[in-house]
Order: sequence, then C1' cells, then structure tokens
RNA sequence: AAUAAUUUUGGCAAUGGAGUCUGCCACACCUGCCCAUAGAGGCUGAUGACUCCUACUCGAAA
Repeated sequence: AAUAAUUUUGGCAAUGGAGUCUGCCACACCUGCCCAUAGAGGCUGAUGACUCCUACUCGAAA
C1' cells in the first nucleotide's frame, strides 16, 4: 500500500420533523417523470414501507 473477513460506527433510500422496520453504500451509494422549437415548459409525491406531526393541494364545511 492492496485485498479478504469480523466487529463498531457513519451516510443514503427525488421536497420538512419524529419513532419502528427493511434495503443499499462506505467516499461510494443517493440526487423522480414527460415534452422540446434546445429556448423554456409541464406533472406526481413531504414515507423505501408503516404510524404521527408540520407545510402544500382539493373540499361549502367536517
């Protein structure tokens, strides 16, 4: 210095927070989709999943 294994820890899972579970990565994982005149537009969702809170949207209100 490199590789492998074990242990611990950390990070991440398209927009905020908390708990639980699952998965992925360890300087890598992760950073949604559509159209296009390449100029600039359009759409869904606060979860990876479950529950709760907050924001947004819809609803006359609940």